[in-house]
Molecule: c-di-GMP-I riboswitch aptamer
Organism: Geobacter sp. DSM 9736
């Protein structure tokens, strides 16, 4: 220096919920708060899920499917980067 993930230590992040702001919505941001996380740090490329569509299509309609736009990295894969002593 690289790889793997065990025992520790010092850190870190922050689920649900509550309050405020923002968005049609999913959701996001800030404060409080801790479920949990060895990348729960960052990135929407692939899949999956969620929201919207004066629309298109099947359908009696609801609804479904496809498509378009958006969201989710704490859904999975993938890419990039990173902390600690020993093994």
């Nucleotide at each position: 220096a690289u790889c793997c993930u065990c025992c520790g230590a010092a850190c870190g992040u922050a689920a649900a919920c509550c309050c405020g702001c923002u968005g049609u919505a999913a959701g996001g941001c800030g404060g409080g708060g801790a479920c949990a996380c060895a990348a729960a740090g960052c990135c929407a490329c692939a899949g999956a899920u969620c929201c919207u569509g004066c629309g298109u299509u099947u359908c009696c309609g609801a609804a479904g499917a496809a498509c378009a736009g958006g969201a989710u990295g704490g859904c999975u894969g993938g890419g990039c980067u990173g902390c600690c002593g020993g093994a």